């Protein structure tokens, strides 16, 4: 300079009109006469979305509900190893396995408890011989049939009975050796995963995001949780008053129909849960490091059909064309993005026009 590789950070700006939701002044009317106090309306002051506010996957606080208390079953969940943390599937740091020339990324308990499953292909996917090699027999003998051997050669496939050489054999083969890979012991290092080093067994796929086995975790439901206050009408319950009228076709008998108060429930609505919290910046100090102490400073939305907006100018970034050898500037044109609180936090995913910084790596060329 180019190609990469990690991480970290921004994600329009300034005016002007002309709206909206909170808060806090002030004035004015109204509930009641004055104070409070509520509600309206006017004006002034000052606030008002995000890195993910999303998706609701995980862990918690919160509020109800269940439950003496302690095991087991079921159910679900997580699984390499130490540590951080309210807590986690999440971060840090480490250990093996893949992968990349590197920075670096990426995976993570057990397939010799047992049971299932491996599509096409293929002879055979768990005990299997297509072709080919070899022995033996037989025949119509340059060959062909029948028996058995055999996983070294072909083929097939995603994946075929540990790879290499060597010995050995009728060809073959862990059927012998070596070294490599595995597995199991034992020593040595480490807290540990685990590494080395020895000795020891010839050692037959894979899939547990199939059941399953093993370790460990886990009541359940959500802020439309949960609390409070409480009309109007209609209905329930009492209580006074009329003792009269009406209706069940006429008469007796029954039975239903009124006015006023009062008292409990429920609806609408209204108010609290409602934003200052495991909150954020900065030092300093322990820690490889997530992270913890300490010390200073800061206030950051509360809406209830859901506010946070709309337009107009003028700048910014970007891309495209024009001008120009060429750039730098100057002109015209397009875009300027993903999305948006609804109890909170702490995390992970996912979505993103355009842009900045930082450390690193691989390669070219210069000095």
């Nucleotide at each position: 300079c180019a190609a990469g590789c990690a991480g970290a950070c921004c994600g329009g700006g300034u005016g002007g009109c002309c709206g909206c939701c909170g808060c806090g002044g002030u004035a004015c009317c109204g509930g009641u006469u004055c104070u409070u106090c509520c509600g309206a309306u006017a004006c002034c002051g000052g606030g008002g979305a995000g890195g993910a506010a999303a998706g609701u996957c995980c862990g918690a606080g919160c509020u109800c509900c269940a439950c003496c208390g302690g095991g087991c079953a079921a159910g679900g969940g997580c699984g390499c190893u130490g540590g951080g943390u309210a807590a986690u599937a999440c971060c840090c740091a480490g250990g093996g396995g893949g992968g990349g020339u590197g920075a670096c990324c990426u995976c993570c308990g057990g397939a010799a408890a047992g049971u299932g499953c491996c599509a096409c292909a293929g002879a055979a996917a768990c005990a299997u011989a297509c072709c080919g090699c070899c022995c033996u027999g037989a025949a119509u003998c340059u060959u062909u049939c029948a028996g058995g051997g055999u996983a070294a050669g072909g083929g097939u496939g995603a994946a075929a009975u540990g790879g290499u050489g060597a010995g050995g054999u009728a060809a073959g083969a862990g059927c012998u050796c070596a070294c490599c890979g595995c597995g199991c012991c034992g020593a040595u290092g480490g807290u540990g995963a685990c590494a080395u080093c020895g000795g020891u067994g010839g050692c037959g796929g894979g899939c547990a995001a199939a059941c399953c086995c093993c370790g460990c975790c886990c009541g359940g439901a959500g802020c439309a949780a949960g609390g409070c206050c409480g009309a109007a009408u209609a209905g329930g319950g009492g209580g006074a008053c009329c003792a009269g009228a009406g209706g069940c076709g006429c008469c007796c008998g029954g039975c239903c129909u009124g006015u006023c108060c009062c008292c409990g429930g429920g609806u609408a609505g209204g108010c609290c849960g409602c934003u200052g919290g495991a909150c954020c910046c900065c030092g300093c100090c322990g820690g490889u490091a997530a992270c913890g102490g300490c010390g200073g400073g800061g206030c950051u939305a509360g809406a209830u059909a859901g506010a946070u907006g709309g337009u107009c100018a003028c700048c910014g970034c970007u891309c495209c064309g024009g001008u120009u050898c060429a750039g730098c500037g100057c002109c015209g044109g397009a875009g300027u993005a993903c999305a948006g609180a609804a109890c909170u936090c702490g995390g992970c995913u996912u979505a993103c026009a355009g842009g900045u910084c930082u450390g690193c790596u691989u390669g070219a060329c210069c000095a």